[in-house]
Context: one part of a larger RNA
RNA sequence: CUGGGCUUAAAGCGCGCGUAGGCGGAUGGUUAAAUGUCCUGUGAAAUCCCCCGGCUCAACCGGGGAAUAGCGGGGCAAACUGGCUGUCUUGAGGCAGGCAGGGGUGUGUGGAACUCUAGGUGGAGCGGUGAAAUGCGUAGAUAUCUAGAGGAACGCCUGUGGUGAAAACGGCACACUGGGCCUGUACUGACGCUGAGGUGCGAAAGCGUGGGUAGCGAACGGGAUUAGAUACCCCGGUAGUCCACGCCGUAAACGAUGCCUACUAGGUCGUGGUUGUCUGACGCAAUCGCGGCCGAAGCAAAAGUGUUAAGUAGGCCGCCUGGGGAGUACGGUCGCAAGGCUAAAACUC
Numbered sequence: 001c002u003g004g005g006c007u008u009a010a011a012g013c014g015c016g017c018g019u020a021g022g023c024g025g026a027u028g029g030u031u032a033a034a035u036g037u038c039c040u041g042u043g044a045a046a047u048c049c050c051c052c053g054g055c056u057c058a059a060c061c062g063g064g065g066a067a068u069a070g071c072g073g074g075g076c077a078a079a080c081u082g083g084c085u086g087u088c089u090u091g092a093g094g095c096a097g098g099c100a101g102g103g104g105u106g107u108g109u110g111g112a113a114c115u116c117u118a119g120g121u122g123g124a125g126c127g128g129u130g131a132a133a134u135g136c137g138u139a140g141a142u143a144u145c146u147a148g149a150g151g152a153a154c155g156c157c158u159g160u161g162g163u164g165a166a167a168a169c170g171g172c173a174c175a176c177u178g179g180g181c182c183u184g185u186a187c188u189g190a191c192g193c194u195g196a197g198g199u200g201c202g203a204a205a206g207c208g209u210g211g212g213u214a215g216c217g218a219a220c221g222g223g224a225u226u227a228g229a230u231a232c233c234c235c236g237g238u239a240g241u242c243c244a245c246g247c248c249g250u251a252a253a254c255g256a257u258g259c260c261u262a263c264u265a266g267g268u269c270g271u272g273g274u275u276g277u278c279u280g281a282c283g284c285a286a287u288c289g290c291g292g293c294c295g296a297a298g299c300a301a302a303a304g305u306g307u308u309a310a311g312u313a314g315g316c317c318g319c320c321u322g323g324g325g326a327g328u329a330c331g332g333u334c335g336c337a338a339g340g341c342u343a344a345a346a347c348u349c
Stems, first nucleotide, its partner, number of pairs: 003321004007303002012317001014201004021194003025088007033081001035077008049065006091191001092188002094185006103177007110154001114150008125136002162169002206247006215241002220236004258316006266294011298305002322349003331342004
């Protein structure tokens, strides 16, 4: 350089925003960079190919011809690509009116449960397990009632349901705020898609400073089990789990399936709109969006997938190239650290 691939065999970056770049709707004019064609210069000789000739043939050699990518100059063409310019509305956006929602941030607030504290009743056990024991309890526990304090999480509703780019989001109220869908449109006029670098977000654990700590609970102590038991079970229990601010930047970050667009049978259920059937709850039908299931064709090694494609195509990015060594060493870079990102080779099968 070329090829084949990426749900499960190696392979889709965890997810956005976006720079360069790549790619880009309809129609007219113009240009001629790219493209095509013709002419021309160059493209050394030898070699290869064709013809003729010389060694008795051939190899070999001599002569002539042909051919040649590329590069330079010139003429012509204008469909397609590009440049410039005009027009357009279907892509994209705007505007208006509605709608749904655990989308985000902050503040406030509520009840249940739990633990603790104080008091009342009560009087011997409670707790725990396969069975026990450690543990708690006559200094009155467990149970029960009343009052108070505290922290964390929000049962039922809850759904195969909703929102969000992903991570994620669930008591209630208020404030601020992002996005989406539907309907209308007399607006802009290709403003678009993707996106190397870059930048932001990013579960849990972990780290820094300060606070908080009810329950749970790595570590740790004890009781059991066992041959042992650095475990599984039990009694305790510190970090942590919670809050504020700052780091970390990983994951089976999964649909193990990048994003966008067009096209290609249906059926059924859920969910959010709109329209129609004279009105009409309800129902039915149509239509747009989202979420599932089943399936035609097709695809697939099969499992399966199948308008939410893994079908048919196009655009752009990322990634793979036998197993181990190894996501390691070294170097670089980021980080307080833990470590992250980038990423080999020897050797070996």
A computed fold for a 349-nucleotide part of an RNA from an uncultured organism, annotated as small-subunit ribosomal RNA, central domain.